[in-house]
């Protein structure tokens, strides 16, 4: 000293929470010792028992009890002793009694009290004070009683009554009386005084007690002192205004009474005052202070222990005694409660010390001693003392000590973890070796606190002090402390480990159990739950809880704010209050300096000293920030006085305006009335309907009426305090501005309460009522439509008077004054008058400097810098609600909470995303076209259903002829059944057996099992290779998790984007660059530019195709030459051409014209095979979808192990009411059928392709030849020609079914393809909707290949043949890019969120 938490991120505002300290603490858990301090915070609840206040015989009468003495008796007897009894107050003493002093202190508690109760300061000329100290004077004489004792009575008791007798330091009378009290006279002095009063005189009144051991102690009166008390006053002392008025002895006076004393303290009379917004009264709460805790301080909170004061003593009241009480352990009365009782009456008061019950989370022993300190009494000894000093209990606090120290392994065992032959950690920790002995146990020593006090003797001085000798006094305690012995011996825990906050791993659990101070963890890999290991921070404690301060500048005096976060009153006038220009003088209240008094001690701080240290205690200092008195200073504030003119006002002159109010006037529009013209509609809407209209509407013309509002001008214009104010005009009244500097001379500013004004709506009464128009009605819209739209329409809108008193009453910005760069409009004056120009005063606008601000922004009209005053705010919700009060006719307004609940609510700005926001642009996106899908049948995939199983995955675009580029068995993962368990395959080790291998036969569905002819390996003789059996270590799993992963892939999207470095801007998130203009297919380029560069993407480089050249010609080619055939590059030959396949060239807006700064664009341009990216392909940025895949592969974790592994037979993946996707074939004449005749490219081929021949209608079969290929072979169809069919369910269409076959293959039943014959279904161009395509494209025609024994291929991938139409254009749909704007969204509009119901 800060931190966490609002957001995707940021800054701010703002609350909540945490880290610190503290406690009379509680609870959980653990516990060795010592010292010091502490211990009913709750029931001021009730209390058993014991103790807590007595003492004095040197005041007295006495003598019950005890002891002694004396006298007498009795017993034992040792003739003087013991025991016992009686008598005797004679002695020591002493119960009860009279008397004196004390009991008013000490001790407890905090109920009451908001008060002169407390604190502080001052005062009493308005007072008292036992005991104590000093002084003065005295202590004479006499008397009457009452206790006790005795006698008697009553009562259960407590107690009480009567009689007789009696003492005193009890009481009374008389005397004296310094003084004292009262009265009178006189009176220094106090400034004066009717007040006080020294000193003096006179009159009246008032005292006493004795005791004794002869030392003394007492008694009386009085003066003074000291101590203790009483009273008065200033200042300070909690909360509430949702408590605003209170008071009748109340306030004052005169006179009395009362008191120690003042006083309405009390009383009679007289007057009507007194307190209060600077908070009276009322209500609630509370003992106050020194101090304690916290805090940097200022403050805030508290008042336990200790000290001071107060109050109280079961509750309430009262007095008595006394120096002192209205009395804790006194009295009386009343009340409640408890106890005793013989029922008639009595007794009691722990908030003293212990202790008990109760209450409570919670607080101790019915201890010891008067040794010390202190108190009462006493001459004293001494007695009493639960005050006090000690001890006991309690981790309840603070401080100190210990539980060992050193050595000891490249590190034991065990535990835990890991990438696991091994390593890490626990950990020098242990074991082990050496050492020490605080503490513990045992034994011994040890007397500080007492150098005091008491008694007594002596001495000194001289009369109570000191010294000294002797005797005596210790509870705690045989304690502290010291010594010796023994032996590591007797002694460690609790909390926490996600962030805040120091410290992490494994297992278990699986939004369960649980944790949590805040944020938040837990839904199968939890560092947050529970346990184990480890770590961290404390430590005889550790944590939880509660409370206080701090952090919180989060009530802000120090030290906050109010445009938008909470917060400026709607506006003005103005009372109190606060503040107030300038010069001179005055006083000295505030202020400042000096001095004095006080501020108790303890406490805190500093320096020392003493307990072994420390805590603790003691000594000294400082401080106690305060109050009072006194003395000085006079700048500032203030008082008073005299001035000034700058603030403010007044006068005079001029100007301005939708300022206000009263009356009059005007035209347009609207509606209505009457009449005319005129005829079928009008009106209204997105479209309609309700409505009006043939009884004549709407429209139009004329006249008339009514009410309301004032077009254009008109504007960031003007005026007003605000609300607000607009036709013209008379009257009245107000304001502002300018000029002048005549006049007053601070007269000012602000303004709690108060008063006034205050839009619209609303209310009351009376008018008025054209328009518009809540409510209501109807028509529409809609799922509904109590709305938006339409038709009507009442209050109201207007006027007068009265009320209401609120608005986003906003500039969301209180008023006043001063100061602080510029630029540019405009309104009213002045100057100047000149259509210029600059100046000045007052308004009203825009942009900006400095500065301010969280930022947006404000910026002389401040949200800047200052001053004064007022108002208001303190997290969100609850709530501007409830209750109360006030106001109102009502509606309602003003004032204005709490319980409860949340961890946020909020402001500004940023980046995205989104918008049925905007701008620009692109894409077969739309449009323009061509052809399809959706209807039919079939094929195929999917869903669903079914099933023993119909294995699994893929599911909007981006799943559905997808994984699968070949499911009859196999595949195969699924189902049924039958088998195996080192296992179907492989490796290592150990043991045993046997060569391995096995034709063949039998059983079986097969796997498999059984039998068995045969076979007889190599060798160094140890064994080896191989096979089998047994055991073991590795297996195996298409089981789960694609949300643990790698790799790969889809999609946005071949869209043009995505970023970085440095610099700059911003508090920051971020921005800039990447924006703007032009251009491009493109973030492609150019220009501009606080940016300059760069990277990944784009483009290019790569492949292919189109042209040319060159090189090379075999299996390709054949122009010229030659040979030959029925014919053919068939042959010689050629290297021209085509072609093949290598290398080059070519295209770059290069040229021309136009446009453009440039980049670039345009052109039936030239040239060219090709022209502006020539066509096609490969190539996929940062990222998004927890997208897909654990079943292609790999891999973490989990799961199975005679099974979830593996082998075999059969079945299934091919099911079928149905739904969807993708395709094929069609519905026909641009066609079908029959016949004839051409032309490709790219590929494949030896378990293959097959020419050719033969057979078969055919699939194909049987022969045969060539070719591992530019050589042989597989091979086109549409097209074209001829013929036929003639619009029909057909010579269209071919599904389905029947029959007969071919081929592949162990095997075509489930479940293959093909051929032939026959059968001949639906279907006549397809609803809503929807798909593809911009040129060699669509459409159409066939061919090939992969997989493959065969094939369910109509699929996929390629190849060529024929070969179109259309694009005006970008408004709209979809998707995308850039800029901008709004946002309460950020899981990002499939968002957020409101209400009702559950």
């Nucleotide at each position: 000293a800060g931190a966490g938490u609002u957001u995707g991120a940021u800054c701010c505002u703002g609350g909540c929470u945490c880290a610190g300290g503290a406690u009379g603490a509680c609870c959980u858990u653990u516990a060795g010792c010592u010292a010091c301090a502490g211990g009913c915070u709750u029931a001021a609840c009730a209390c058993a028992u014991g103790c807590a206040a007595g003492u004095c015989g040197a005041g007295g009468g006495g003598c019950a009890g005890c002891a002694u003495g004396c006298a007498g008796g009795u017993a034992g007897c040792u003739u003087g002793c013991u025991a016992u009894c009686u008598g005797u107050g004679a002695u020591g003493g002493c119960g009860a009694c009279c008397g004196g002093c004390g009991c008013a202190c000490g001790g407890g508690u905090g109920a009451g009290u908001a008060a002169c109760g407390c604190g502080u300061a001052u005062c009493c000329a308005a007072c008292c004070u036992u005991c104590c100290c000093c002084g003065u004077a005295g202590u004479a004489g006499g008397g009457c009683a009452c206790a006790g004792c005795c006698c008697g009575g009553c009562g259960a008791a407590a107690g009480u009554c009567g009689g007789a007798u009696u003492a005193a330091u009890u009481c009374c009378c008389u005397a004296u009386g310094u003084u004292c009290u009262u009265g009178a006279c006189a009176g220094c002095a106090g400034a004066c005084a009717u007040c006080u009063a020294a000193c003096g005189u006179c009159a009246a009144g008032c005292a006493a007690a004795g005791a004794u051991u002869c030392a003394u102690c007492g008694c009386u009166a009085u003066g003074g002192g000291a101590u203790g008390g009483g009273g008065a006053u200033g200042c300070g002392u909690c909360u509430g205004a949702u408590u605003a008025g209170g008071u009748u002895g109340u306030c004052g006076g005169c006179g009395g009474g009362g008191u120690a004393a003042c006083g309405g303290c009390c009383c009679a009379c007289c007057g009507a005052g007194c307190c209060u917004g600077c908070g009276a009264u009322c209500a609630g709460u509370a003992g106050g202070g020194g101090u304690u805790c916290u805090g940097a301080g200022a403050g805030g909170a508290a008042g336990g222990u200790c000290c001071c004061c107060c109050a109280c003593a079961u509750u309430g009241g009262a007095a008595c005694u006394g120096a002192g009480a209205c009395a804790c352990g006194g009295u009386c009365c009343a009340a409640a409660c408890u106890c005793c009782u013989a029922c008639g009456g009595g007794a009691g008061g722990c908030a003293g010390c212990a202790g008990u019950g109760a209450g409570g989370a919670a607080u101790a022993u019915u201890g010891g001693u008067c040794a010390a300190u202190g108190g009462a009494g006493g001459c004293a000894a001494c007695u009493c003392u639960g005050a006090a000093c000690c001890a006991g209990c309690c981790a309840a606090g603070u401080a100190g000590c210990g539980u060992g120290c050193a050595g000891g392994a490249c590190g034991a065992c065990g535990g835990c973890c890991c990438u696991a032959u091994g390593g890490g950690u626990u950990g020098u920790a242990a074991a082990c070796u050496g050492c020490u002995u605080u503490u513990a146990u045992a034994a011994g020593g040890g007397g500080a606190u007492a150098a005091a006090g008491a008694a007594u003797g002596c001495c000194a001085c001289g009369u109570g002090u000191g010294g000294u000798g002797u005797u005596u006094u210790g509870c705690a305690u045989g304690u502290a402390c010291c010594u010796u012995a023994u032996g590591a011996a007797u002694a460690a825990g609790g909390a926490c480990c996600g962030g805040c906050u120091a410290a992490u791993u494994c297992c278990g659990u699986g939004c369960c159990a649980g944790c949590a101070g805040c944020c938040g963890c837990g839904g199968u890999a939890a560092u947050a739950c529970g346990g184990g290991g480890g770590a961290u921070g404390c430590g005889a404690g550790c944590g939880u809880u509660a409370u206080c301060c701090g952090g919180a500048u989060u009530c802000a005096u120090u030290g906050g704010g109010u445009u938008u976060a909470a917060a400026g009153g709607g506006u003005g006038c103005g009372u109190a209050g606060g503040c107030u220009g300038u010069g001179c003088g005055u006083c000295a209240a505030g202020u400042c300096g000096g001095g004095g008094g006080u501020g108790a001690a303890a406490u805190u701080c500093c320096g020392g000293u003493g307990c072994u240290c420390a805590a603790c205690a003691c000594c000294g200092g400082g401080g106690c920030u305060g109050c009072c008195c006194u003395u000085g200073a006079u700048a500032c504030u203030g008082u008073c006085g005299c001035g000034c003119u700058g603030g403010a006002g007044u006068g005079c002159g001029g100007a301005u305006g939708c300022c206000g109010c009263c009356g009059g006037a005007g035209g347009a529009a609207u509606g209505a009335g009457u009449g005319g013209u005129g005829u079928a509609g009008c009106g209204g809407u997105g479209a309609a309907a309700u409505g009006c209209u043939u009884a004549g509407a709407u429209a139009u013309c004329a006249c008339u009426c009514a009410g309301a509002a004032c077009a254009c001008c008109g504007a960031u214009u003007g005026c007003g305090a605000a609300g607000g104010c607009a036709u013209c005009u008379c009257a009245c009244a107000a304001a502002u501005c300018c000029g002048u500097g005549a006049u007053u001379g601070a007269c000012g500013c602000u303004g709690a309460g108060g008063c006034a004004c205050g839009a619209a709506a609303g209310u009351g009464u009376g008018g008025g009522g054209a328009u518009c128009a809540a409510a209501c009605a109807g028509g529409a819209u809609u799922a509904g439509a109590u709305a938006c739209c339409c038709u009507a329409g009442u209050a109201g809108u207007c006027c007068a008077c009265a009320c209401u008193g609120u608005a986003a009453a906003c500039g969301a910005u209180g008023a006043u004054a001063a100061c602080u760069c510029g630029c540019u409009g405009u309104c009213g004056g002045c100057g100047a008058u000149a259509c210029a120009c600059a100046g000045u005063c007052g308004g009203u606008g825009g942009c900006c400097a400095a500065g301010c601000g969280a930022a947006a922004g404000c910026g002389a009209u401040a949200a800047g810098u200052u001053a004064u005053c007022c108002a208001c705010c303190u997290g969100g919700g609850g709530a501007g609600u409830a209750c109360g009060a006030c106001c109102g006719c009502a509606a309602g307004g003003u004032u204005g909470a709490a319980a409860c609940u949340c961890a946020a609510a909020g402001g500004a700005a940023u980046u995205g995303a989104c918008g049925g926001g905007g701008g620009c642009c692109c894409g077969c996106a739309c449009a323009a076209g061509c052809g399809g899908a959706g209807g039919a049948a079939c094929a195929u995939g999917u869903g669903g259903u079914u099933u023993a199983a119909u294995u699994c995955g893929a599911u909007g675009a981006u799943a559905c002829g997808c994984g699968a580029g070949g499911a009859a068995c196999c595949u195969u993962a699924c189902c049924c059944g039958g088998g195996c368990u080192c296992g179907a395959a492989c490796g290592g080790c150990a043991a045993g057996u046997g060569a391995a291998c096995g034709a063949c036969a039998c059983a079986g569905a097969g796997a498999u099992g059984u039998g068995a002819a045969g076979g007889u390996c190599c060798u160094u003789c140890g064994g080896g290779a191989c096979a089998c059996u047994u055991g073991u270590c590795g297996a195996g799993g298409u089981g789960c998790u694609g949300c643990a992963u790698g790799g790969u892939u889809g999609u946005c999207g071949u869209c043009a984007g995505c970023u970085c470095g440095u610099g700059c801007c911003g508090u920051g998130a971020g921005g800039u660059g990447u924006c703007g203009g032009c251009u491009u297919a493109a973030g492609u380029g150019c220009c501009a530019u606080a940016a300059c560069g760069a990277g990944c993407g784009c483009a290019a480089c790569c492949c292919u195709u189109g042209c040319c050249a060159u090189u090379a010609g075999u299996u390709a080619c054949c122009a010229g030459c030659a040979u030959g055939u029925a014919a053919u590059g068939a042959u010689g030959g050629g290297g021209a051409c085509u072609c093949u396949a290598g290398u080059g060239g070519g295209a770059c807006u290069g040229c021309c014209a136009c446009c453009g700064u440039a980049a670039g664009g345009u052109g039936u341009g030239a040239g060219g095979a090709g022209g502006g990216g020539g066509g096609g392909g490969a190539u996929g940025a940062c990222g998004u979808c927890a997208a897909a895949u654990c079943a292609g592969c790999a891999c973490g974790g989990c799961c199975c192990u005679u099974a979830c592994g593996u082998c075999c037979g059969g079945g299934g993946c091919g099911a079928c009411a149905c739904a969807c996707g993708u395709g094929u074939u069609a519905c026909a004449a641009u066609g079908g059928u029959g016949g004839g005749u051409a032309c490709a490219g790219a590929g494949g081929g030896c378990a293959g392709c097959u020419a050719c021949c033969u057979g078969g209608u055919g699939a194909c079969a049987g022969g045969a030849u060539g070719c591992a290929a530019a050589u042989c072979u597989c091979g086109a169809a549409a097209a074209c020609c001829c013929a036929u069919c003639u619009c029909a369910g057909u010579u269209c269409g071919g599904a389905u079914c029947g029959g007969a076959g071919u081929c592949u293959g162990c095997a075509a039943c489930u479940c293959g393809a093909c051929u032939c014959c026959g059968u001949g279904a639906a279907g006549u161009u397809g609803g809503a909707u929807u798909c593809g395509c911009u040129a060699g494209u669509a459409a159409u025609c066939g061919c090939g290949c992969a997989u493959c024994a065969g094939c369910c291929a109509u699929g996929g991938c390629g190849c060529g043949g024929u070969g179109a139409a259309u694009a005006c254009g970008u408004u709209c749909c979809c998707g995308g890019g850039c800029c901008u704007u709004g946002u309460a969204c950020a899981c990002a509009c499939c968002g957020c969120c409101c209400g009702u119901c559950a």